The RNA shown here (transfer RNA) has 74 nucleotides and comes from Alligator mississippiensis. It matches the Rfam family "tRNA". By type it is a transfer RNA. Its mean pLDDT, the model's own confidence on a scale to 100, is 81. Taxonomically the source falls in Alligator (Eukaryota, Dipnotetrapodomorpha, Alligatoridae, Alligatorinae).
[in-house]
RNA sequence: AGCACUGUAGCUUAGCUGGUUAAAGCACCUGCCUAGUAAACAGGAGAUCUUGGGUUCAGGUCCUAGCAGUGCCU
Numbered sequence: 001a002g003c004a005c006u007g008u009a010g011c012u013u014a015g016c017u018g019g020u021u022a023a024a025g026c027a028c029c030u031g032c033c034u035a036g037u038a039a040a041c042a043g044g045a046g047a048u049c050u051u052g053g054g055u056u057c058a059g060g061u062c063c064u065a066g067c068a069g070u071g072c073c074u
Base pairs, nucleotide, nucleotide: 002072003071004070005069006068007067010026011025012024013023019057028044029043030042031041050066051065052064053063054062
């Protein structure tokens, strides 16, 4: 250099055949509980979805070009 796949919250993932409000677990914060810590229970904050462009009434999702990563091949 070539081919394939992946990129969504601090981490790991879901998001279907495009449909408007992006979901969950762990972690984090507050409360409750406890002699105290943890666990359990209740509540909360946190992602304009890797970047640009295109298609569309509408893009996390489709197309395209980059960037990053993984695998294969020479």